[in-house]
Background:
A computed fold for a 687-nucleotide part of an RNA from a bacterium, annotated as large-subunit ribosomal RNA, domain II. Its Rfam family is "Bacterial large subunit ribosomal RNA".

Context: one part of a larger RNA
């Protein structure tokens, strides 16, 4: 892991409450116990007690009233408005382990020092090699010592290194050969050494050269049993079917934040009976969007100006000047969530009862669940006008919603699936192939694979529109020629001659020619332009609006059309078609409602209309299992069980029958439950 079996809302209570059924009813009911009996039963007694029929007060007490009070005032609770009670069943609550399994722990009494820590008693063990302390002796030395040297000697938590003890480093091993090992390598190895045997210390206790180490593979408090089914606001699991309705992820509070209480939202019953919602119309409150600057603030420039600074004079004051700063005031142009002289659209509240809908609303009572929400459109805050971010408001969807589209894709678009159907029409989105449907029609659109990501900004890309110039008396472009004189204008300057700079910018000759557009020179010169003529021959210059394109455009595998591919199969329009569980047709099921019919009641039938997605959850109706009662029946001419087949039921399931099996078993109506398994890292067994 698979299979089989087992495995979780139970039981108790003179408990509470609600609903249903039954009995009796202003009453209802017995308990213990007793008697009888056809004896786990039933019948008859038993009225003690309990609930109800009256309340109020702390109470005495009074009583349809009573309490408070001085009160007859006022006020509180009552009456006026009468249904209860007993049993059974069911929902929920309470007390109990209280749906099941699960702690880490706490406490009590015991068992452990055959592992290990330390200690005590008594034994044992340490190959071999090295070093060579003190003391002693000889000699030297000294006044004597000290001291030196040689010899002898054999000390040491001395040295090297086996046994023994240990466990340094590396590698292997890591479902191991092994719940701590193996190989190589290392440390100690006469000592605070190692070790045998016997003994001592025990759980908030021991022991510890101290690591919270060790105390039997267990240690920040051992193990065993008990208290014990500790407690678990936590996790997991919680078993048959069909039908109706159907949430929440919010508010307030919380030693509260993943819990709970009350409210909100769901469901069931009873009551009420349109009281609800939407539209229209009418009447209201308001200070948002916008706008504005009249207030409060912010804030740019100018004017005017109180005051101040600076300079001069003065040195006491005064006065004058100022290209400095500058309140207030005036003008121009702005600005605000916590500004408003103003001010919508929506929304909200009320009314009319006119229209739509017949979905609803409200009260009381029983039962809940929810109180982690998510994305998306719009309006704000936080953040960086970041986030698949966060926090509110207001819609939608998902949650709890399947189907079609979006390549794929809870939350986007379309659309809400009762069942069947090889019928039809559409939505979003599509119609060349993958792939259902036009290789449809029109186009003065695009050339970028734009389409099939992106900005500021840039550009004789190209289509459309508009305005305003020049032009056959010849425009625009190109080419040829001219482009002059006063004059090198004046100033400045070393120089300044059109062309460093400043000022002025005239006159003349002309077809035309600036006191000069750019390059250039030290300055001149030189080239060129404006301007004019000729050649040529029909358009040309500028600006604005607009459609579609271009650049801007760098990221790590081809990869920003779903693909193939497409110049339309792109784009702008038009028509048709395809396209879903939407809508329609046909048949069927269940529920609700209306009408009619039947029935003593509960209820049943026919027809019309409507409804039937669904998690948590509420409600309803059923199936099956085991046992019991009643009473009949089946069964060796073959029960239950097993395994096939056929049929019936929406389904849980049921019936018939073949084979197997070999002795019990129903149906019907009631009753009672150890009553339904796939999941609990469930338990036991098998494989």
């Nucleotide at each position: 892991g698979c299979c089989a079996g087992c495995g979780a809302g139970u039981u108790a209570c003179u408990c509470g409450u609600a609903u249903g059924u039954u009995g009796c009813a202003a009453g209802g009911u017995u308990a213990a116990g007793a008697g009888g009996u056809u004896c786990a039963g039933c019948c008859u007694c038993g009225u003690a007690g309990c609930c109800g029929u009256a309340g109020c007060g702390a109470a005495a007490g009074c009583g349809a009233g009573u309490c408070u009070u001085a009160a007859u005032a006022g006020g509180g609770c009552g009456a006026c408005u009468u249904a209860g009670u007993a049993a059974c069943a069911u929902g929920c609550g309470g007390u109990a382990g209280a749906c099941g399994c699960g702690a880490a722990a706490c406490c009590g009494g015991g068992u452990g020092a055959u592992c290990u820590a330390u200690c005590c008693a008594u034994g044992g063990c340490c190959a071999g090699g090295u070093u060579g302390a003190a003391a002693g002796g000889g000699c030297g030395g000294u006044a004597a010592a000290a001291c030196g040297u040689c010899u002898c000697g054999g000390a040491g938590g001395a040295c090297c290194g086996a046994a023994c003890c240990u466990g340094u480093u590396c590698a292997g091993g890591u479902u191991g050969a092994a719940a701590a090992c193996u190989g190589a390598u290392u440390g100690g190895a006469u000592g605070a050494g190692c070790u045998g045997u016997g003994g001592a210390u025990a759980g908030g206790g021991g022991u510890g050269a101290a690591a919270g180490g060790c105390c039997a593979a267990u240690c920040a408090a051992a193990c065993c049993c008990g208290g014990c089914g500790a407690u678990a606001u936590c996790u997991c699991g919680u078993a048959c079917u069909c039908c109706c309705c159907g949430a929440a992820a919010u508010g307030u509070a919380u030693u509260u934040a993943g819990g709970u209480a009350c409210a909100g939202c769901c469901u069931u019953g009873c009551a009420u009976g349109a009281a609800c919602a939407g539209a229209a119309c009418c009447g209201g409150a308001g200070g948002u969007a916008g706008a504005g600057c009249a207030c409060u603030g912010g804030a740019a420039g100018a004017g005017c100006u109180a005051g101040g600074g600076c300079u001069g004079c003065a040195a006491a004051a005064a006065c004058a000047g100022u290209a400095c700063c500058g309140a207030a005031c005036u003008c121009u142009a702005c600005u605000a969530a916590a500004c408003u002289c103003c001010g919508a659209a929506u929304g909200c509240c009320g009314g009319u009862u006119u229209c739509u809908c017949g979905c609803u609303g409200u009260g009381c009572a029983g039962g809940a669940g929810u109180g982690a929400g998510a994305c998306u459109g719009c309006g704000a805050g936080g953040g960086a006008u970041a986030a698949g971010c966060u926090c509110c408001g207001u819609g939608g969807u998902c949650a709890a919603a399947a189907g079609g589209g979006g390549a794929a894709c809870a939350a986007c678009c379309c659309a809400g699936a009762c069942c069947a159907u090889c019928a039809g029409u559409u939505a979003a989105g599509g119609c060349c192939c993958c792939c259902a449907a036009a290789u449809g029609c029109g186009g003065a659109u695009u050339a970028a694979g734009u389409g099939g990501c992106a900005a500021a900004g840039g550009a004789g890309g190209u289509g459309g529109g508009a305005u305003c110039g020049c032009c056959c008396a010849g425009a625009c472009a190109a080419c040829u020629g001219g482009g002059a004189g006063g004059u090198u204008g004046g100033c400045u300057u070393a120089g300044a001659a059109g062309c460093a700079g400043c000022c002025a910018u005239c006159c003349u000759u002309u077809a035309a020619a600036g006191a000069g557009u750019g390059c250039g020179u030290a300055a001149c010169a030189g080239c060129u332009c404006a301007c004019c003529a000729g050649u040529c021959a029909a358009g040309u210059a500028a600006u604005c609006c607009u459609g579609c394109g271009c650049c801007g455009a760098a990221a790590a595998u081809u990869c920003c059309c779903g693909g193939g591919a497409c110049u339309a199969a792109a784009c702008c329009g038009c028509u048709g078609c395809c396209g879903a569980a939407a809508c329609u047709g046909u048949g069927g099921a269940u529920c609700g409602u209306c009408a009619c019919c039947c029935g003593u009641a509960g209820g049943g039938g026919u027809g019309g209309c409507g409804a039937u997605g669904g998690u948590a959850g509420g409600g309803g109706a059923g199936c099956a299992u085991u046992c019991c009662a009643u009473g009949c029946c089946c069964u060796g001419u073959g029960a239950a069980g097993g395994u096939g087949u056929u049929c019936c039921g929406c389904g849980a399931g049921g019936a018939a029958u073949g084979c197997u099996g070999g002795a019990g078993g129903a149906a019907a109506u009631g009753g009672a439950a150890g009553u339904g398994a796939g999941u609990a890292u469930g338990c036991u067994g098998g494989c």